[in-house]
Context: one part of a larger RNA
RNA sequence: CUGGGCGUAAAGCGCGCGUAGGCGGUUAGAUAAGUUGGGUGUGAAAUCCAUGGGCUCAACUCCGGGGCUGCACCUGAUACUACCUCGCUAGAGCACGGUAGGGGCGAGUGGAAUUCCCGGUGUAGCGGUGGAAUGCGUAGAUAUCGGGAAGAACACCGGUGGCGAAGGCGGCUCGCUGGGCCGUUGCUGACGCUGAGGCGCGACAGCGUGGGGAGCAAACAGGAUUAGAUACCCUGGUAGUCCACGCCGUAAACGAUGGGUACUAGGCGUCGGGGGGAGCGACCCCUUCGGUGCCGUCGCUAACGCAGUAAGUACCCCGCCUGGGGAGUACGGCCGCAAGGCUGAAACUC
Numbered sequence: 001c002u003g004g005g006c007g008u009a010a011a012g013c014g015c016g017c018g019u020a021g022g023c024g025g026u027u028a029g030a031u032a033a034g035u036u037g038g039g040u041g042u043g044a045a046a047u048c049c050a051u052g053g054g055c056u057c058a059a060c061u062c063c064g065g066g067g068c069u070g071c072a073c074c075u076g077a078u079a080c081u082a083c084c085u086c087g088c089u090a091g092a093g094c095a096c097g098g099u100a101g102g103g104g105c106g107a108g109u110g111g112a113a114u115u116c117c118c119g120g121u122g123u124a125g126c127g128g129u130g131g132a133a134u135g136c137g138u139a140g141a142u143a144u145c146g147g148g149a150a151g152a153a154c155a156c157c158g159g160u161g162g163c164g165a166a167g168g169c170g171g172c173u174c175g176c177u178g179g180g181c182c183g184u185u186g187c188u189g190a191c192g193c194u195g196a197g198g199c200g201c202g203a204c205a206g207c208g209u210g211g212g213g214a215g216c217a218a219a220c221a222g223g224a225u226u227a228g229a230u231a232c233c234c235u236g237g238u239a240g241u242c243c244a245c246g247c248c249g250u251a252a253a254c255g256a257u258g259g260g261u262a263c264u265a266g267g268c269g270u271c272g273g274g275g276g277g278a279g280c281g282a283c284c285c286c287u288u289c290g291g292u293g294c295c296g297u298c299g300c301u302a303a304c305g306c307a308g309u310a311a312g313u314a315c316c317c318c319g320c321c322u323g324g325g326g327a328g329u330a331c332g333g334c335c336g337c338a339a340g341g342c343u344g345a346a347a348c349u350c
Base pairs, nucleotide, nucleotide: 004321005320006319007304008303012318014201015200016199017198021194022193023192025088026087028085029084031082033081034080035077036076037075038074039073040072041071042070048066049065052062053061054060091191092188093187094186095185096183097182098181099180103177104176105175106174107173108172109171110154114150115149116148117147118146119145120144121143125136126135162169163168206247207246208245209244210243211242215241216240220236221235222234223233258317259316260315261314262313263312266295267294268293269292270291271290272289273288274287275286276285277284299306300305323350324349325348332343333342334341335340
């Protein structure tokens, strides 16, 4: 070097864009670098292999032979790879016509609820629990009616449903904007796949500056419980949760399953689009493309299970694993305002 793996045993980077690199559809021609036939030279000796010989044998040694799997040159072959040239349209992209959607950003706006404030009615309780107490209330609470203010989240629809690369996205309206899917022909003519580095995006919590603050609520205080109770339960309550801008860069960032392409029984549901049949029809039937689920054959799997959305059969590219603990620690480096993140050992021990 080859050889094994990565759903749950150790192992898929949280996700994308993309540089180098690796890999790459189809026809014909040219070259002959890789590849391959023949030839020549070289590949010192010793070592190695087999035969024979010499020391009584062997080790050792001698003779001739083979080998030294390599390199260079000459000459030939052209299937495959490569390079060059001329083409092609099945990959990829573009145009045109449709279409679904909580995809993103900004602005505006609505109702329910909650809390607070003002006023009316009204009186002794309310609240809370397993039971209580702290707490609130005769300075008039709770309840109820009217008015006002504020912030945050959007019941029903709602789905086994939709969109997005992932994180994630849900009242309504408008503006700006990304992607997808379907259909018809037309256009470009391999423009493709992956992607070390790199760059960007990235829930929650947290950090900086300024705003905002209804509800909820780490910390904190009190009341209970208890042997204790730095908890679970209760009454309060500050950061925070919200907005703007800038950081952080983590996660059970999960399908614990990287991306791409092709192939491999069926059945049932659902979402978006097209075609056809029937029909009054949105219903129904057949079919096709794309998504999303369930069941299941072959096959795979240690089993569980997976099974056209593969964990099946193959190819291409990337990432990662190599006993447990020590340890995702120390040291160093890079990043960060900090918190910390990324990279990431060893001694020792079982």

Small-subunit ribosomal RNA, central domain from an uncultured prokaryote, 350 nucleotides, folded computationally. RNAcentral holds the full RNA, with entries from ENA. It matches the Rfam family "Bacterial small subunit ribosomal RNA". Rfam links the family to the GO terms ribosome and structural constituent of ribosome. Its mean pLDDT, the model's own confidence on a scale to 100, is 89.